[in-house]
RNA sequence: GGGAGUAGCUCAGUGGUAGAGCAUCUGCCUUCCAAGCAGAUGGUCGUGGGUUCGAUCCCCAUCUCCC
Numbered sequence: 001g002g003g004a005g006u007a008g009c010u011c012a013g014u015g016g017u018a019g020a021g022c023a024u025c026u027g028c029c030u031u032c033c034a035a036g037c038a039g040a041u042g043g044u045c046g047u048g049g050g051u052u053c054g055a056u057c058c059c060c061a062u063c064u065c066c067c
Base pairs, nucleotide, nucleotide: 001067002066003065004064005063008022009021010020011019016053024040025039026038027037028036046062047061048060049059050058
């Protein structure tokens, strides 16, 4: 100097109330388990400021990791 940081994990989301897959829990199915199907739970978007009617997104600083 460049890149990354978002759910327990892997990642989307480039200004308008934050999502998917897997995992977890519940139900259905099954003699039982697994698989399958349906639903639910789960987030101060690394931190602190700024811009804006409004920030995960733009700007500044800072922390951690990678090159």
Molecule: transfer RNA
Organism: marine eukaryotic metagenome